Description:
This is a predicted structure of a 493-nucleotide part of an RNA (small-subunit ribosomal RNA, 5' domain) from an uncultured bacterium. It matches the Rfam family "Bacterial small subunit ribosomal RNA". Gene Ontology terms of the family: ribosome and structural constituent of ribosome. The full RNA is in RNAcentral, with records from ENA, Greengenes and SILVA.
Context: one part of a larger RNA
RNA sequence: GAUAAACGCUGGCGGCGUGCUUUAUGCAUGCAAGUCGAACGAUCCCGAUUUAUCGGGAUAGUGGCAAACGGGUGAGUAACGCGUAAGUAACCUACCCUCAAGUAGGGGAUAACUCUGAGAAAUUGGAGCUAAUACCUUAUGUGGUGAUGGAGUGAUGCUUCAUCACUAAAGCCUUAGGGCGCUUGAGGAUGGGCUUGCGUCCGAUUAGUUAGUUGGUAGGGUAAUGGCUUACCAAGGCGAUGAUCGGUAGCUGGUUUGAGAGGAUGGUCAGCCACACUGGGAUUGAGAUACGGCCCAGACUCCUACGGGAGGCAGCAGCAAGGAAUAUUGUGCAAUGGGCGAAAGCCUGACACAGCGACGCCGCGUGGGGGAAGAAGGCCUUCGGGUUGUAAACCCCUUUUCUCAGGGAAGAAUAAUGACGGUACCUGGGGAAGAAGUCACGGCUAACUACGUGCCAGCAGCCGCGGUAAUACGUAGGUGGCAAGCGUUAUCC
Repeated sequence: GAUAAACGCUGGCGGCGUGCUUUAUGCAUGCAAGUCGAACGAUCCCGAUUUAUCGGGAUAGUGGCAAACGGGUGAGUAACGCGUAAGUAACCUACCCUCAAGUAGGGGAUAACUCUGAGAAAUUGGAGCUAAUACCUUAUGUGGUGAUGGAGUGAUGCUUCAUCACUAAAGCCUUAGGGCGCUUGAGGAUGGGCUUGCGUCCGAUUAGUUAGUUGGUAGGGUAAUGGCUUACCAAGGCGAUGAUCGGUAGCUGGUUUGAGAGGAUGGUCAGCCACACUGGGAUUGAGAUACGGCCCAGACUCCUACGGGAGGCAGCAGCAAGGAAUAUUGUGCAAUGGGCGAAAGCCUGACACAGCGACGCCGCGUGGGGGAAGAAGGCCUUCGGGUUGUAAACCCCUUUUCUCAGGGAAGAAUAAUGACGGUACCUGGGGAAGAAGUCACGGCUAACUACGUGCCAGCAGCCGCGGUAAUACGUAGGUGGCAAGCGUUAUCC
């Protein structure tokens, strides 16, 4: 000098930040991911009505998209995990943009619903009925994929030509103009996968290590390369330039210190990675091996009619425990951003704000001017006086702040819509009024006397003080430092 700090004493205001570093311990309660009726059948409600019907609204279900983002945490990880620089002729990419071509004909179900059964519940069985942009099938094939043969290219799966085989679709709305979709393909954009060079802590009181191990061939698998996997063959691979083993640790941009070199560190914010009660697994999907999805095993908690079930805050609040120690079960979708939707809109503990904490940084105030050879009181005294001290009183003034009243935003891109907020700010009234502490005073180190105590009580960062005149302990007066803080402790330079 610094800090995500804590503790002691003290504490007026504002702005901007910041706040479980410990038990990746366990969690009551509420909320944190939905949306679409312009994909679909159905049910209910309201209004109009010529009782034909028309219009509007709500919803459980089928279906679509989203739920892989956003948010949290740092347990694991010494690794292509991260950083940096490359490669991918070895790859994928929903929604979005551009371009080309198409969107033809059929079919069988099923949930909802009705009837009925089992169960304490969670849930679930049977029979019947129905729709679709759900599912299946036929056609067409611009194209695409595969096989065979050829051409180009340094290049294997790149480009291109021919033949054969396989391969697509879905409708909805409409003012009837069209709009939104759907299918196939090419390109782009974005996001990712994989590979590689270099860099990335400590220990040799860890010296050898490795059998899918190292390489090859063949089969399988993947979007894709690859022992990724399997069979066979070979016997390799790594290591004193530190393998293996053990310990510790998320990495970085940065932060902090320092003149720099360097050291320490990685909280908030941003990028990447990993994890989601513990361990394992796949499913769906463009994308997950999926925090608020599924299955299995385990530990724990809860419900039970004992047969069986339910759960996962390292989301936001909040609770318990732990701890020196860390906040509200707040407001709002007004803004920014995200999901769905044609839109209106709905959802959004992301986010924007407010609350709490001097936790940090910055700013302001606690009054200004005059006022005695100097009140009183306190303290000291050589008893003369000195000091507190222009300090107070007293006079004049001001009102930042405070308080009361009135007005009152920008942020909104507007036709509308402001949580913050009657906030910031402005105007007027009032009155010096409501606002100073803390640590030190032997030397280092700025600041000294008195009394008490008597190696006691105590102090102390180091040297050291205290055993009867203690500037070092305790108290008082005075003084010095910093100041809404001051001091101590801890850690780093």